[in-house]
RNA sequence: GAUUUAUAAAGAAGCGCGGAGAGACAGGCUCUGUGAAGCGCUAGCAACCUGUUCCGAAGUCCUAUUCGGAAUUGCGGUGCUAAAUCCUGAUCCCGAAUCCCGAUAGUUAUCGGGAGGGAGAAUAUGAAUU
Numbered sequence: 001g002a003u004u005u006a007u008a009a010a011g012a013a014g015c016g017c018g019g020a021g022a023g024a025c026a027g028g029c030u031c032u033g034u035g036a037a038g039c040g041c042u043a044g045c046a047a048c049c050u051g052u053u054c055c056g057a058a059g060u061c062c063u064a065u066u067c068g069g070a071a072u073u074g075c076g077g078u079g080c081u082a083a084a085u086c087c088u089g090a091u092c093c094c095g096a097a098u099c100c101c102g103a104u105a106g107u108u109a110u111c112g113g114g115a116g117g118g119a120g121a122a123u124a125u126g127a128a129u130u
Base pairs, nucleotide, nucleotide: 001130002129003128004127005126006125007124008123013042014041015040016039017038021031022030023029025089026088027087028086043081044080045079048077049076050074051072052071053070054069055068056067057066058065085122091119092118093117094116098115099114100113101112102111103110104109105108
């Protein structure tokens, strides 16, 4: 880097070095010399992996072992600690009613598009495989 899968409206910041950018990309909007990115230290959040305990199932003569679930957050492996993944953005579905724009006929209808909603793409992170 690629593939599969899970999660993403909750949560959690101080100091030192550093000096002008940052929020993936585009647009918007925002953060930033009351100090951006990056690096280091300390602290915290969370519960993906791991550990421990318990429950159930499979299995066995009994064990072992495997699978599923719950609890815990403990030494540990990652991750994260402005704003909903900051918002919108491929594509698809719904679009009764209401509102907006347009077309046709013409005074009230029909059709199309949008506002709105859902899925999803993209992105990020974990785990597994490569």
Overview
The RNA shown here (SAM riboswitch aptamer (S box leader)) has 130 nucleotides and comes from Marinoscillum sp. MHG1-6. The coordinates come from a structure-prediction model, not an experiment, and the mean pLDDT is 76. It was read from a public genome assembly, where an Rfam model found it. It matches the Rfam family "SAM riboswitch aptamer (S box leader)". A reference for the family is Stoddard et al. (2010), "Free state conformational sampling of the SAM-I riboswitch aptamer domain", Structure.